[in-house]
RNA sequence: UCCGAUAAUGGCAAACCUGAUGAAAGUCAGGGACGCAAAGCCACGGGUCUAAAGCAUUUUGCUAUGACAGCCGGGUUGCCGAAG
Numbered sequence: 001u002c003c004g005a006u007a008a009u010g011g012c013a014a015a016c017c018u019g020a021u022g023a024a025a026g027u028c029a030g031g032g033a034c035g036c037a038a039a040g041c042c043a044c045g046g047g048u049c050u051a052a053a054g055c056a057u058u059u060u061g062c063u064a065u066g067a068c069a070g071c072c073g074g075g076u077u078g079c080c081g082a083a084g
Stems, first nucleotide, its partner, number of pairs: 002084001003081002011036002016031006034070001040076003044073003047068003054062003
């Protein structure tokens, strides 16, 4: 360095519930733990979600400038140290 224990020390926190916020997706806070070795950070590529405004329509469609890092890849920083 790769790698990742039925190791240690700590960390994060899905669903769900409550409150706040937002047009929504979602986000934030508290509770709560399904899980996670980057489930720290960054929307760069793919993907997904939403559609206020805009456009087209005649009540639905399109579009990210809005989101998701716990969908995959990439970038970047980083705790511990058995076996190999």